Context: one part of a larger RNA
RNA sequence: CUGGGCGUAAAGCGCGUGUAGGCGGUUAAACGGGUCGGAUGUGAAAGCCCUUGGCUUAACCAAGGAAGUGCGUCCGAAACUAUUUAGCUAGAGUACGGGAGAGGAGGGUGGAAUUCCCAGUGUAGAGGUGAAAUUCGUAGAUAUUGGGAGGAACAUCGGUGGCGAAAGCGACUCUCUGGACCGUAACUGACGCUAAGACGCGAAAGCGUGGGGAUCAAACAGGAUUAGAUACCCUGGUAGUCCACGCCGGUAAACGAUGGGUACUAGGUGUUGUGAGCUUAACACUCGCAGUGCCGACGCUAACGCAUUAAGUACCCCGCCUGGGAAGUACGGCCGCAAGGUUAAAACUC
Repeated sequence: CUGGGCGUAAAGCGCGUGUAGGCGGUUAAACGGGUCGGAUGUGAAAGCCCUUGGCUUAACCAAGGAAGUGCGUCCGAAACUAUUUAGCUAGAGUACGGGAGAGGAGGGUGGAAUUCCCAGUGUAGAGGUGAAAUUCGUAGAUAUUGGGAGGAACAUCGGUGGCGAAAGCGACUCUCUGGACCGUAACUGACGCUAAGACGCGAAAGCGUGGGGAUCAAACAGGAUUAGAUACCCUGGUAGUCCACGCCGGUAAACGAUGGGUACUAGGUGUUGUGAGCUUAACACUCGCAGUGCCGACGCUAACGCAUUAAGUACCCCGCCUGGGAAGUACGGCCGCAAGGUUAAAACUC
């Protein structure tokens, strides 16, 4: 390379936008590059294959033939493909009319709770645990009432509910703003799909500068437990947790461990958004479209299971895998302030 694979055995990039490239709806015409047919030239000799022949035979050798799947030229075919031209509307997009949503950014506001401070009442305990102790408290704690400060998070609603490409998003309200869906079928007329590089986004921890600091809490200290206890439990507690900025980071069991697109292939039952029918209207019911769950036929699967949200049947494009360990390591490159990330071996060993 061929071939086989990627939910759980090795294997889907964390996610998107998009360049090159690859692939691409429908009708007609032209053309004849690809494609197909024929002819012709060439395709050295030797070798391989076939038929004869020569050494007593064979190996070996000689002669003739075939083959040489290829390439050039000429003639031809026109279905498919490419190209060109002219169209079409089922893909895609636009427009118009609707409603849904924790989608994003910025500002403002609110109540409950924790902690702390002040004051009142009040008195000896409180706290914590398996049991205790460290700890707090007669300088008045815990409890309770009133007032205040400050930070962070938004109970109930809340839901295999919704939105977002993923990460993720949850009090209320205002401003700005992205996307999806349903309906109409007016417009454009294949404008599409995928996507190496590239670019952007990307939880938490972490880094830099400056703020903030209520809670919780790595590190750390103490008390317990224990043979020991650098832990689990308890009392404290600093970074951090919060905010702004960043030619900072770029990783996660970033998971549905399942790349994206299109078409097709039994059903049943929930739920979200929206439409049509029925109805005077509402509800209910029936039928669509778009999501989101459960169960299940065919089919698939090593099994588990998947099953119109496929892991079924096919096609297109990308990424990735090739025994275990060494190792996602070394070296080198690139990125980073660092921590480290990314790309990525071999010796050796079983």
Molecule: small-subunit ribosomal RNA, central domain
Organism: uncultured bacterium